[in-house]
RNA sequence: UCUGAAAAGGGCAAACCUACCGUGAGGUAGGGGCGCAAAGCUACGGGUCCGCGGCGACCGCCGAGCUGCCAGGG
Numbered sequence: 001u002c003u004g005a006a007a008a009g010g011g012c013a014a015a016c017c018u019a020c021c022g023u024g025a026g027g028u029a030g031g032g033g034c035g036c037a038a039a040g041c042u043a044c045g046g047g048u049c050c051g052c053g054g055c056g057a058c059c060g061c062c063g064a065g066c067u068g069c070c071a072g073g074g
Stems, first nucleotide, its partner, number of pairs: 001073004011036002016031006034060001040066003044063003047058003050054001
């Protein structure tokens, strides 16, 4: 620096259920496991959603930035 076919140590955790918080989109915790090689972080650009309209929500929608484990190749 490129790649993620196989393997290993492991990691995260969709739907759904329960409790709590929020007008809401949603969030947190526990169970659960569909999937994920950045499904780690940042609402920066686009997008979607909520509200009656903003210090709003979503990074497991796409892109961008920063950081990073393992293995293989150059």
The RNA shown here (c-di-GMP-I-GGC riboswitch aptamer) has 74 nucleotides and comes from a Candidatus Bipolaricaulota bacterium. The coordinates come from a structure-prediction model, not an experiment, and the mean pLDDT is 80. It was read from a public genome assembly, where an Rfam model found it.